[in-house]
Context: one part of a larger RNA
Molecule: small-subunit ribosomal RNA, 5' domain
Organism: metagenome
RNA sequence: GAUUGAACGCUGGCGGCAUGCCUAACACAUGCAAGUCGAACGGGGGCAGCGAUGCCCUAGUGGCGGACGGGUGAGGAAUACGUAGGAACCGGCCCACGAGUGGUGGACAACCUGGGGAAACCCAGGCUAAUACCGCAUACGCUCGCGAGAGGAAAGCGGGGGACCUUCGGGCCUCGCGCUGGUGGACGGGCCUACGUCCGAUUAGCUAGUUGGUGGGGUAAAAGCCUACCAAGGCGACGAUCGGUAGCUGGUCUGAGAGGAUGAUCAGCCACACUGGGACUGAGACACGGCCCAGACUCCUACGGGAGGCAGCAGUGGGGAAUAUUGGACAAUGGGCGCAAGCCUGAUCCAGCAAUGCCGCGUGGGUGAAGAAGGCCUGCGGGUUGUAAAGCCCUUUAAGCGGGGAGGAAAGCCGGGGUGUGAAUAGCGCCUCGGGGUGACGUUACCCGCAGAAUAAGCACCGGCUAACUCCGUGCCAGCAGCCGCGGUAAUACAGGGGGUGCGAGCGUUAAUC
Numbered sequence: 001g002a003u004u005g006a007a008c009g010c011u012g013g014c015g016g017c018a019u020g021c022c023u024a025a026c027a028c029a030u031g032c033a034a035g036u037c038g039a040a041c042g043g044g045g046g047c048a049g050c051g052a053u054g055c056c057c058u059a060g061u062g063g064c065g066g067a068c069g070g071g072u073g074a075g076g077a078a079u080a081c082g083u084a085g086g087a088a089c090c091g092g093c094c095c096a097c098g099a100g101u102g103g104u105g106g107a108c109a110a111c112c113u114g115g116g117g118a119a120a121c122c123c124a125g126g127c128u129a130a131u132a133c134c135g136c137a138u139a140c141g142c143u144c145g146c147g148a149g150a151g152g153a154a155a156g157c158g159g160g161g162g163a164c165c166u167u168c169g170g171g172c173c174u175c176g177c178g179c180u181g182g183u184g185g186a187c188g189g190g191c192c193u194a195c196g197u198c199c200g201a202u203u204a205g206c207u208a209g210u211u212g213g214u215g216g217g218g219u220a221a222a223a224g225c226c227u228a229c230c231a232a233g234g235c236g237a238c239g240a241u242c243g244g245u246a247g248c249u250g251g252u253c254u255g256a257g258a259g260g261a262u263g264a265u266c267a268g269c270c271a272c273a274c275u276g277g278g279a280c281u282g283a284g285a286c287a288c289g290g291c292c293c294a295g296a297c298u299c300c301u302a303c304g305g306g307a308g309g310c311a312g313c314a315g316u317g318g319g320g321a322a323u324a325u326u327g328g329a330c331a332a333u334g335g336g337c338g339c340a341a342g343c344c345u346g347a348u349c350c351a352g353c354a355a356u357g358c359c360g361c362g363u364g365g366g367u368g369a370a371g372a373a374g375g376c377c378u379g380c381g382g383g384u385u386g387u388a389a390a391g392c393c394c395u396u397u398a399a400g401c402g403g404g405g406a407g408g409a410a411a412g413c414c415g416g417g418g419u420g421u422g423a424a425u426a427g428c429g430c431c432u433c434g435g436g437g438u439g440a441c442g443u444u445a446c447c448c449g450c451a452g453a454a455u456a457a458g459c460a461c462c463g464g465c466u467a468a469c470u471c472c473g474u475g476c477c478a479g480c481a482g483c484c485g486c487g488g489u490a491a492u493a494c495a496g497g498g499g500g501u502g503c504g505a506g507c508g509u510u511a512a513u514c
Stems, first nucleotide, its partner, number of pairs: 001514004006510005013361006019354002021319001026317003030314003035064003040061002043058006071272003081196006089189003094185004099180003102136001105133001111126006142151003156177006164171002198244003205235003210232008247269004251262004274295005297308004325351001327350003333347001334345004364394004374385004398455001400450005408441001413435009458503005463484003469498003473494001479486002
């Protein structure tokens, strides 16, 4: 000099854009943060209706999602990360292609009845539906097998409709959404290898599933991954082992570069979710707001037994030099579910707080010498503050008040046209034209008008380094100080005044890095 997620002192007008617990991975009151589908299913309730029926809501069964998104950096020095490769693998939703979607059965919730418990909740009996569950049939391809051969699947729901059939429910046709098995893709993931990746030798030897082989097991998959037996190997001064420290990277800061330091915000990967362990379900977890066991802690209890996990967003206590609102909205972007309408979304978008940082703007402009008054200095003549002020003439940014007013919005939806499907001028998909219509921010940005210089300057320094000097006070005292050093009676170095210098809504100090 540059830099910072900074803090502290003094000061503080506005806006834009960023950033904001670096410490106790300490403990947490309260609210919210993951639901959705009635076009899978039976039941219950409400509203309208005389009724048929229609609409709405939904505890339960069932499906998809809760493995994403969000947080944190404890652990981990290599099962991580980065780069470059590899072969023995997997995949829900999505895309393409081609094959199918036939027939049957028995249950369990809800509900009813009875019972237990303070509660959490639980038990027994009975009834019932399904895209829940289980068989049968079939198998282009799929799996096993050298082959012959063997094994193995499915589910329906909704819209519309001419002929024909009908038990008047519908069948049937067609379209859409689904379902089953397969091949390929897209994207995602699991595994392996090489190289790179901090300090300590006052850590020199380490290793028994250890290193390799065979048989067996196991996994989606290679493998001592596991097991039995056999062999005696494997690693190490090119630093093994042990100890300490640490999330890694793209990057960031600095520097001419080489390098050094660092890893907040944003992005990729990893790990973790009160502590330790475990599996279940599932395409995917050994699962932050799932389950089980143990432990610590907190809470409820009728003492028998139960409930909980903010390293999600706010917020509280505590720790600390120190870090924000118990805000608004799903309008946009994105995500989950749904045919859709839509619902949910503390992701996100916004707003609030903080000079924490960067950037921009303002605190007025012109004129004005009697060089006013006052202050300070003085050699008493004057000098300086100083065009500074006053006065006169203007302007009105920002702030204030009033009015106008974009863009962020395209969709979904409705109507017309075209096209595809189709028996169909139903319906549905796609394209296109028109209509209508959705904004948290928001008193938005921006524009216009009104009034009046009106509401807006400080901080550090002035001995040398280093830009800026005098007076008074003090008297090795009180004090200053980054280094050299100042102060013991004329101190440009302490304190105050005047003046000056440098920065400026900031300026200094401290800490830290280059």